[in-house]
RNA sequence: GUGGCUGUGGCGCAGUGGUAGCGCACCUGAUUGUGGCUCAGGUGGUCGUGGGUUCAAAUCCCAUCAGCCACCCCA
Numbered sequence: 001g002u003g004g005c006u007g008u009g010g011c012g013c014a015g016u017g018g019u020a021g022c023g024c025a026c027c028u029g030a031u032u033g034u035g036g037c038u039c040a041g042g043u044g045g046u047c048g049u050g051g052g053u054u055c056a057a058a059u060c061c062c063a064u065c066a067g068c069c070a071c072c073c074c075a
Stems, first nucleotide, its partner, number of pairs: 001071007010024004018055001026042005048064005
C1' cells in the first nucleotide's frame, strides 16, 4: 500500500430500516444480629467520528479514526 473483520451503558454481548435490549457490575428496598446468597425495584448509552439516502438509520451508502487478521512491495 491492497483486501477483510470488529467498534453499541463500567465490562461482556444482542439488535440487519420503525422512538436501543440482555447478562454481570452499580444504587435502593425486603430478608439477615452483620455480611453474603436470594427476591423486588431502579440509575446509566442517542450506537467510534463526520457527511449522505430515507417520512424514519445502530442497521443502507461515502469518507475518516482506532484495534485485529491476511496479502503485496523493499525501490
Background: Predicted 3D model of a 75-nucleotide RNA (transfer RNA) from a Patescibacteria group bacterium. NCBI's taxonomy places the organism under Bacteria, Bacteria candidate phyla. RNAcentral holds the sequence, with entries from ENA.